[in-house]
Molecule: Fluoride riboswitch aptamer (crcB RNA motif)
Organism: Acidobacteriota bacterium
This record gives sequence, C1' cells and structure tokens, in this order.
RNA sequence: GAGAACCUAGGCGGUGGAGUCCGCCUUUAACCGUCACGCGUUAUCUGCGUGGCCAAUGACUCCUACGGGGUG
Repeated sequence: GAGAACCUAGGCGGUGGAGUCCGCCUUUAACCGUCACGCGUUAUCUGCGUGGCCAAUGACUCCUACGGGGUG
C1' cells in the first nucleotide's frame, strides 16, 4: 500500500458550530440549490460553461459570521 472477514457504528440532507427530532445511505451509496442562455446530442436528460436569484436549519432552538434599522 492492497484484499477479505468481523466488530464498532459511521456518513449524508446546497455556506459555520452545537443540542433535540426526522429522513436517506452502507462506500459501486446517500449528498453536491434554482432560473436563463450556450456547448454537447437526431432529440430529451445527465454533464460542462456564462450570467442572475434565494438561503448559514432537513425541521426547531441557540451561538457565530454577514446585512438593515433604532437606542445608549
């Protein structure tokens, strides 16, 4: 470094951390936002490129970062 088996569990849910809950996946996986245009294709989809838009949650709460307003 590679392979196999077993055990423990682990990973993920479009930008950070934590708690609780929910869902998904078992490494060949889950997951990797959306819209428009272009590339590609017979065509669609996937994928890639460019531009725009929402969002720190899968859900709730808190913290942090960022933005706006007010007060001291």